RNA sequence: UCUCGAUAAAGCCAAACCCAUCGUAAGAUGGAGACGGAAAGCCACGGGUCUCAAUA
Numbered sequence: 001u002c003u004c005g006a007u008a009a010a011g012c013c014a015a016a017c018c019c020a021u022c023g024u025a026a027g028a029u030g031g032a033g034a035c036g037g038a039a040a041g042c043c044a045c046g047g048g049u050c051u052c053a054a055u056a
Base pairs, nucleotide, nucleotide: 012037013036018031019030020029021028022027
C1' cells in the first nucleotide's frame, strides 16, 4: 500500500434494591436502576427444591 473481515460493529437483554398497581401468597406488570450475560437470544421437549389447598 492492497485485499478479506465488512450488506460488520457502533447495539441487545437485564439481577439486587426502591416506587406504584395486582395477588392470601409464591410472585407478576410498569417505572427507576445496573449486578451481570455472547446466550441472561430463538424453537421443541421435559422437570421443579416455591406458594396455596387437601390428605396422611